[in-house]
RNA sequence: CCCGAUAAUGGCAAACCCGUCGAAAGACGGGGACGCAAAGCCAUGGGUCUAAGGCUCUCCGUAGCUAAGACUGCCAGGCUGCCGAAG
Numbered sequence: 001c002c003c004g005a006u007a008a009u010g011g012c013a014a015a016c017c018c019g020u021c022g023a024a025a026g027a028c029g030g031g032g033a034c035g036c037a038a039a040g041c042c043a044u045g046g047g048u049c050u051a052a053g054g055c056u057c058u059c060c061g062u063a064g065c066u067a068a069g070a071c072u073g074c075c076a077g078g079c080u081g082c083c084g085a086a087g
Stems, first nucleotide, its partner, number of pairs: 002087001003084002011036002016031006034073001040079003044076003047071004053066004057061001
């Protein structure tokens, strides 16, 4: 360094519930633990979600598209990092 124990010390926290914000996706705080060795950080590539506003229409809608927004606990990539047995 690779690697990751039925190890140790700590850490994070899904669903769900409550409150606040948001048009929404969703975010934040509290409770709560399904899980996580990067479930620490970065929307860079792919992916997914939303669509108040804007545009479209022989159909005017519970419609389609979209500026934009969201998700890193979907997959890659980049940066950083605790501990350590076997190999």
Molecule: c-di-GMP-I-GGC riboswitch aptamer
Organism: Candidatus Hebobacterum abditum